[in-house]
Molecule: small-subunit ribosomal RNA
Organism: uncultured prokaryote
RNA sequence: AGAGUUUGAUCCUGGCUCAGGAUGAACGUUGGCGGCGUGCCUAACACAUGCAAGUCGAACGGGAAGCACCCUUCGGGGUGUGGAGAGUGGCGCACGGGUGAGUAACACGUAGCUCAUCUACCCCAGAGGACGGGAUAACCCUCGGAAACGAGGGCUAAUACCGUAUAAGCUCACAGGCAGUAGCAAACUGUGAGAAAAGCUCCGGCGCUCUGGGAGGGGGCUGCGGUCCAUCAGCUAGAUGGUGAGGUAAAGGCUUACCAUGGCGACGACGGAUAGGGGACCUGAGAGGGUGACCCCCCACACUGGGACUGAGACACGGCCCAGACUCCUACGGGAGGCAGCAGUGAGGAAUAUUGCACAAUGGACGAAAGUCUGAUGCAGCGACGCCGCGUGGGGAUUGAAGGCCUUCGGGUCGUAAAGCCCUUUUCUGCGUGACGAGAAAGGACGGUAGCGCAGGAAUAAGUGUCGGCUAACUACGUGCCAGCAGCCGCGGUAAAACGUAGGACGCAAACGUUAUCCGGAGUUACUGGGCGUAAAGCGCGUGCAGGCGGUCGGUUAAGUUACUUAUGAAAGCUCUUGGCUAAACUAGGAGAGGUUGGACAAAACUGGCUACCUAGAGGUAGGCAGAGGAAAGCGGAAUUCCCGGUGUAGCGGUGAAAUGCGUAGAUAUCGGGAGGAACACCAGUGGCGAAGGCGGCUUUCUGGGCCUAUUCUGACGCUGAGGCGCGAAAGAGUGGGGAGCAAACCGGAUUAGAUACCCGGGUAGUCCACGCCCUAAACGUUGGAUGCUAGACGUUCGUGCCCUGCCCCCUUCCGUGCCGUAGCUAACGCUUUAAGCAGCCCGCCUGGGGAGUACGGCCGCAAGGCUAAAACUCAAAGGAAUUGACGGGGGCCCGCACAAGCGGCGGAGCGUGUGGUUUAAUUCGAUGCAACGCGAAGAACCUUACCUGGGUUUGACAUAGUGGUAGUAGUUGAAGCGAAAGCUAAACGACCCUUCGGGGAGCCAUUACAGGUGCUGCAUGGCUGUCGUCAGCUCGUGCCGUGAGGUGUUCGGUUAAGUCCGCAAACGAGCGCAACCCCUGUCGUUAGUUACAAGUGUCUAGCGAGACUGCCCGUGGCAAACGGGAGGAAGGUGGGGAUGACGUCAAGUCAGCAUGGCCUUUAUAUCCAGGGCUACACACACGCUACAAUGGCGCGUACAAUGGGUAGCCAAGCCGCGAGGUGGAGCCAAUCCUAAAAAGCGCGUCUCAGUUCGGAUUGUAGGCUGCAACUCGCCUGCAUGAAGUCGGAGUUGCUAGUAACCGCGUAUCAGCACGGCGCGGUGAAUACGUUCCCGGGCCUUGUACACACCGCCCGUCACGUCAUGGAAGUUGGUUACGCCUGAAGUCGGGAAGCAAACCGCAAGGAUGCUACCGCCGAAGGCAGGACUGAUGACUGGGACGAAGUCGUAACAAGGUAGCC
Repeated sequence: AGAGUUUGAUCCUGGCUCAGGAUGAACGUUGGCGGCGUGCCUAACACAUGCAAGUCGAACGGGAAGCACCCUUCGGGGUGUGGAGAGUGGCGCACGGGUGAGUAACACGUAGCUCAUCUACCCCAGAGGACGGGAUAACCCUCGGAAACGAGGGCUAAUACCGUAUAAGCUCACAGGCAGUAGCAAACUGUGAGAAAAGCUCCGGCGCUCUGGGAGGGGGCUGCGGUCCAUCAGCUAGAUGGUGAGGUAAAGGCUUACCAUGGCGACGACGGAUAGGGGACCUGAGAGGGUGACCCCCCACACUGGGACUGAGACACGGCCCAGACUCCUACGGGAGGCAGCAGUGAGGAAUAUUGCACAAUGGACGAAAGUCUGAUGCAGCGACGCCGCGUGGGGAUUGAAGGCCUUCGGGUCGUAAAGCCCUUUUCUGCGUGACGAGAAAGGACGGUAGCGCAGGAAUAAGUGUCGGCUAACUACGUGCCAGCAGCCGCGGUAAAACGUAGGACGCAAACGUUAUCCGGAGUUACUGGGCGUAAAGCGCGUGCAGGCGGUCGGUUAAGUUACUUAUGAAAGCUCUUGGCUAAACUAGGAGAGGUUGGACAAAACUGGCUACCUAGAGGUAGGCAGAGGAAAGCGGAAUUCCCGGUGUAGCGGUGAAAUGCGUAGAUAUCGGGAGGAACACCAGUGGCGAAGGCGGCUUUCUGGGCCUAUUCUGACGCUGAGGCGCGAAAGAGUGGGGAGCAAACCGGAUUAGAUACCCGGGUAGUCCACGCCCUAAACGUUGGAUGCUAGACGUUCGUGCCCUGCCCCCUUCCGUGCCGUAGCUAACGCUUUAAGCAGCCCGCCUGGGGAGUACGGCCGCAAGGCUAAAACUCAAAGGAAUUGACGGGGGCCCGCACAAGCGGCGGAGCGUGUGGUUUAAUUCGAUGCAACGCGAAGAACCUUACCUGGGUUUGACAUAGUGGUAGUAGUUGAAGCGAAAGCUAAACGACCCUUCGGGGAGCCAUUACAGGUGCUGCAUGGCUGUCGUCAGCUCGUGCCGUGAGGUGUUCGGUUAAGUCCGCAAACGAGCGCAACCCCUGUCGUUAGUUACAAGUGUCUAGCGAGACUGCCCGUGGCAAACGGGAGGAAGGUGGGGAUGACGUCAAGUCAGCAUGGCCUUUAUAUCCAGGGCUACACACACGCUACAAUGGCGCGUACAAUGGGUAGCCAAGCCGCGAGGUGGAGCCAAUCCUAAAAAGCGCGUCUCAGUUCGGAUUGUAGGCUGCAACUCGCCUGCAUGAAGUCGGAGUUGCUAGUAACCGCGUAUCAGCACGGCGCGGUGAAUACGUUCCCGGGCCUUGUACACACCGCCCGUCACGUCAUGGAAGUUGGUUACGCCUGAAGUCGGGAAGCAAACCGCAAGGAUGCUACCGCCGAAGGCAGGACUGAUGACUGGGACGAAGUCGUAACAAGGUAGCC
């Protein structure tokens, strides 16, 4: 520091995801040790049990047990000692410890104020502690109660309580009172009134009262700071202030009475949600973001709510009273309780520890002290929860052992790893010794711990995650879109480095992974540090309050700003540094950092304030100018329609074509007249005006703005502008008018599979006017406003200046409005003085796509609806620009038997062949649009043959190797027997090669390895092939252009069959293709000529050569390429034909031609044999043959080929047979012989339009040939039979010349079998105007939402499933304010009744206190209506998602009606 992911690829925008660090964690697997830390984040849920706050006998009365002595009636009593438990009293219990519920607040932090305040214990200082009095608990007696706990009577003490005295000082009242202050105080003086005390003692002292001061600790007030929501915008009645009174330690509406009507708020009041705050912690380069465990400070709380008492201090965690909920006890009358103290229990939860030891240390309470108490604290226990450290051994050791895994079978790897050898002992085990922590002595929970010493023995100790990319690490097997993985992209459908296992590797290591959360990466909320033409994003436009910002030159001030200084920012933490534990973690000392902080002082540039000027900004004035700027009134002509009349007759109208419609009741057409409404042709122009919407005939009236000139006036008066206010196309809506044309809805007619559309005929709202609404838009330049600056060139509107006779023209200048373009900017496209450039100012807006501009709420509206505006859920993208392709019912140019023009066919019939389908034991397999279907198959009776049935064989029908064996062996002819055959058994005959003569090889038998497979995968492959297409294309090097994909070259202008050639050109060259080179053919020459022919020759055969090159002429052309015409020539512009197939496409075809990886099979999926099947047959298709006849059939006669083939062959003549054929044997290994008859043709005859003398299927029968064998299932012949068929629907195919068509001939395969294939010759046409259309193709261009590329993409309803959500009659919770009722405890106030020791009084009585009782307030409860919020709800609305559902085809191409708002 970045990376992955949108695309075919690219750049950009943009989200998602990953690598890092962290945690009070949890979970999975694993687990040796130690140190230091840390441990209920959930239920502020409920709690059994124990402990957590007591202490003082030196304040006081009293005093149990025990012990000693004495007495005793043996029951006990007394004295002394002793001091338990309880009580009165004092101090403490307000600290320490816990928790974070509440709290958005002066709660906290920070800086101040308190002239508005308190302070027990402690310290300092001063003054004082005199004289009296009456009670009361304990205790005793009686009584009540289950208990808790009381009631009455009697006794008693004090540092308990009370009175009086005293008062330096204190408090209060009054009077005086100065400096001074904004103003009031205080100090000070005087007078009057009031209030104190306690004793104990070990004699040292400790306490007590009043006053002043200190220290430390509180109370109160203020400035500033730190959460979210505006879908919370208005809030407030003690509310804001005043006066009097009350209250408090103390200011204060803190409370109360009266008076006034204020106070707060867009700088966010009020309301809602959430939350203890800070030091700090985590992260980050920082700025920030997140957090508030442990430790420290502050606050709040103590079962929930309320209340006070005591006290220096509380409204009190382990105190009290009341109410409530809950739990417990109960004798049912009544009582008790509060772990958010330490342990512990239950519950909740993913989850969090011991009912431990000790007060030894530190600290605290009490005490004079000893001491007691202390779950504070110090320690220990449990947990890898975290951080830090150590170890699980070290050295050497190759035959690279065994074993595992892989393998190309050679080997590689685990791997110096192991073993075996040498060494060490941290750790471990055993034994011994043994601390510091304790400051005079003693005293240690931890702890017989840490440490130290000795001994033993490598001994006691390694896992976990990953290995497709990101991201370090690869193989095998298993699995087969299954099982599974996954952070993102994505893997898995038979060769998975992605699943599972194994081996190996990589990473970290007593841990390693996963999950959750936070920061980072994310510059992805942008202060540092982003954007808004098209990616998300400029308000539709103006006006303008607040706010923000603001021209020039001085003066002044010092708020901002800056410097210095001072105070503070606790400690811990952090950084640096120095120490202590062996080191580290940890810990101690020192220094530093840390702030929107306060005070003092200084500076005056800049900003601000105040003040005085200026004129360049802005505005005014004068004079001109243009204009569809706005409003109102009036006027005009053309056209449409309607009405009246005339002429006139059968149609008009409309469309792609039609129909509906109109018309003989007279339309359309045409002429004349009239009515009415709306809109204003030409002018008219990237012309004008306006802020935008928008504005268009002419005239008048009213009215807004702009520009120019002058440089005359004011003197910063300015810019922007949240809210607010106004304007705002069309449509819509209200009331009233108006209504010609047009025209939603609607009605018809067409189109169509349908047609709720497009087209046609009608037609109502509406469109028009007035008034008042609505307030939206693709309200767009998709570009907010204003200002300044930054090259030019060319147009245009309105002014101005100059020249000029001139309002011509030229030039100049200003405001507008356009086009191009430099720099610059931009992702690119593009923008470019009219910026999207360079700057500063102000406003608005954006933050992935969908859900959604939707729901809810609020505001507006008559409604329609508008404005504001979420979330759940879901996706890994959605996008912008540009690139290359492909595609288009886009365009241009061009080609092809592509169409057209022709000729002949196919599609109908019968038959042949192939295929589908069906059938079958099997009908083997493959080929399937073009480019499968007379295809693999150049030939299935057996064989072939792969299929089926049945019968056999198992090292095998075939190959190689090893081992062993075999000698009448191998083999041959194989008799005979069994069998369907294969085969089994088997007499007889009977070998070979080399040799060193031992033997070896071959063969055979047995056995081990292995063979075999037409079994699967053509989507694992090679090779070969088809197709686009013999189409003219496909690329490269260098250069140049572009951020890049890529472009250029290859485009363009011509031309060509051609990317053929020429020219131009940021290209210049080159390669694969084209062409040519090769073969056949056409002409000529020449050589040689057998087997041709009688010679000789050269028709002919085989070679060699010539010839054609746009070479020549004319024209067109740019005088280039080339094209048109002509001459000559056998042939003319590639003469004709063939071979030859670029880069690539179709996962095209073939594992069954061959080869081949992998998988499968191995007495079978191998192999042999017999028979059957591949030949089936209701059908369907493809390719052919033969026909339907007279251009013909039949009969007789007669003429002319070429390519080929032939010895297991072709086969002559002759003879036999009607014929197929037989016989025969001549010739021929072939220019010699044979096949071999060519046929159509020609000549003559016959048939005469018919299912025929056409046609030949089918069937019967008799034969022939091949073959081991023609039943299934061959071909041919004779005779007989004579079917369909009379030229073929929609549609479709071939062919452009020696071609089509017609005619026969040959040949491969082959025993035999061709209507098929491949060849050969004979006869021998028609037509092409042309490129609009169909199909295919090439080039350029254009659009694109396609890229699996239009057989693409994609939208909506419906149906099904899942999920979240809105509405909803309601149902049910929570929170909360108000009203009324009842009203506990309690303070305060009253208190005539009751009670009472202290004071007064001789007494009566009084003073005073307490209580009942009353009043205000008051928690809670009740009643009633609300507000906000949650859950749920029949039904309902849309939404999202879900491999193969339904209907259509809306969008993307002109998407077939341009699309969109």